[in-house]
Context: one part of a larger RNA
């Protein structure tokens, strides 16, 4: 020199931008972080309307009614495998590259068959009843897209090829052409979400293999499911994955086994290069969620805010028992040289569920804090010699500070303070019109015009204007490397020092000062890398 997620030690005027526990995967107080759908079902706990009834202060109060808007708790559904967070273990098919075959793959697109006709329950709700609680336990009621038979099989699967197994669920708006009752409905027809069973398609995933991917030989031998091989199971799926027989094999100096360290990349960061070192943010992968084991459920987990065993630990008890996991945001304590707010919305951008309205969402926008980093501005400009006056030196003549100051005469960036003011919002609803759907001008879909709106940042951004040099500069160095030098003080002392080395009475090296000399809202040491 360059660079850092940086500490510290001095000073710090603004703005834009990105970064912000590298150490204890230490333990956590307390809020939120994943719900959501009444267009799937019984339903009616709370609001609210609207009808009734009572009371009467005549506009309140009490009841009543799922008939409506909605809807706590329940049954169903789809989502809690996605987003977020950490790197503890991994030296591995972990990752990174190129290839492979024996696979699943909700939701989504496309195409094709259907979608028929019955059951029985079991919450939720009453009753009784244990229990400090958490939470149950009998007894009865009840419905679904919730279970489970039947019937059909366009296909699919198995096959001895003859056959045999295997589905489904309905909701919602509309509307009488026919049929039945007939204001109109119902069967029915339609529109749309659904639901089965099948083919393919994307996506996403499992699985194999080449190759490359730290350092020790003061680690040389290491492997019994251990190699391969029949046969059977197991898996969506190849496979000793896993059991049983058989065989003796399998890997090793081109470094197996062991032991230590480590997330792996894309990039980062120096360097002319080749190479070193590195692996925050931001993206791809993995791996883990108080240590450990285990499945269940599902398309997908062996599941961070699910379940079960044991274990440490915390916290509640009525001693019978029970509850809990911030490596999500924020915060707290502890550790440590050290790293922010118990802050705002879903407005935008994405995600979940829903036809939709919406609701959720510490993802994510934003906004607080820190000169932590980068990058942008100012902290005045011209004049202006009596070369002022004070400091400093001095050979006492005089230099130096120095056009610097004062003084005149200008701007007003930035700070303040008045006013005006965006983009970031496209959409969805409603409407109208065209088009498809259809028996229909109805409903529903689709395209176009139109109206009402919808911003957390924030009255920000960014523009005018007022008014005043007004609000704004320090930090290191000055003996050589190395750009800057003199006086005092001090006396091998008190001190300095990257290296060589400076101080024992004239110290350009040690403290002040005066002067210069380099950076600049920063400077300078320390630590790490090249």
């Nucleotide at each position: 020199g360059a660079u850092u997620g940086a500490a510290c030690g001095c000073u710090g005027g603004c703005g834009g931008u990105a970064u912000g526990c590298u150490u204890a995967a230490c333990a956590c107080a307390u809020g939120c972080a994943a719900g959501u759908c009444g267009a799937a079902c019984g339903g009616u706990a709370a609001c609210g309307a609207u009808g009734g009834a009572a009371g009467c202060u005549u506009g309140c109060u009490u009841c009543c009614a799922g008939g409506c808007g909605a809807c706590g708790a329940g049954u169903g559904g789809c989502g809690g495998a996605c987003g977020g967070g950490u790197g503890a273990g991994u030296a591995a098919c972990g990752c990174g590259u190129g290839g492979g075959a024996a696979c699943a793959u909700g939701c989504c697109u496309a195409u094709u068959a259907g979608u028929u006709g019955g059951g029985g329950a079991c919450a939720a709700c009453c009753u009784g009843u244990g229990g400090a609680a958490a939470c149950g336990c009998a007894g009865g009621c009840u419905a679904a897209u919730a279970c489970c038979g039947a019937a059909u099989a366009c296909g699919u699967u198995c096959u001895u090829a003859g056959g045999a197994a295997u589905a489904a669920a309905g909701g919602u708006g509309g509307c009488c052409u026919c049929u039945c009752c007939u204001u109109g409905g119902a069967a029915g027809c339609u529109a749309u979400c659904g639901c089965u069973g099948a083919u393919a398609g994307a996506u996403u995933g499992g699985c194999c293999c080449g190759c490359g991917u730290u350092g020790g030989a003061u680690u040389a031998g290491c492997u019994a499911g251990u190699u391969g091989g029949u046969a059977g199971g197991g898996u969506a799926a190849a496979g000793g994955c896993c059991u049983a027989c058989c065989a003796a094999g399998g890997c090793c100096a081109c470094g197996a086994u062991c032991c230590a360290u480590a997330g792996c990349u894309g990039g980062u960061u120096u360097g002319a290069g080749a190479g070193g070192a590195u692996g925050a943010u931001c993206a791809g992968c993995c791996a883990c969620a108080c240590u450990g084991g285990g499945a269940c459920u599902g398309a997908g987990a062996c599941a961070c805010g699910g379940c079960c065993c044991a274990g440490a630990c915390u916290c509640c008890u009525a001693c019978g028992g029970g509850a809990g996991g911030c490596a999500g945001c924020a915060g707290u304590g502890g550790g440590g040289a050290a790293u922010a707010u118990u802050g705002g919305a879903c407005a935008a951008u994405g995600g979940g569920c829903g036809c939709a309205a919406g609701c959720c969402u510490g993802a994510u926008c934003c906004a607080g804090c820190a000169a932590u980093g980068c990058c942008g501005c100012g902290u005045g400009u011209g004049u202006g010699a009596a070369g002022a006056a004070g400091g400093c030196c001095u050979g006492c003549g005089g230099g130096u500070u120095g056009u610097a100051a004062a003084g005149c005469a200008c701007u007003u960036u930035u700070a303040u303070c008045g006013g005006g003011a965006a983009a970031g919002a496209a959409a969805a609803u409603c409407u109208c019109a065209g088009g498809g759907u259809u028996a229909a001008u109805a409903c529903c879909c689709c395209u176009g015009g139109g109206c009402c709106u919808u911003g957390a940042c924030g009255g920000u951004a960014c523009c005018c204007g007022a008014a005043g040099a007004a609000u704004a500069a320090g930090c290191a160095c000055c003996g050589g490397c190395u750009a800057a030098c003199u006086c005092a003080g001090u006396g091998c002392c008190a001190g300095c020092a990257g290296c060589c080395g400076c101080g024992g009475u004239a110290a350009u090296a040690c403290u002040g000062a005066g002067g210069g000399u380099g950076c600049a809202a920063g400077c300078g040491u320390u630590a790490a890398u090249c």

This is a predicted structure of a 530-nucleotide part of an RNA (small-subunit ribosomal RNA, 5' domain) from an uncultured prokaryote.
The RNAcentral record of the full RNA draws on ENA.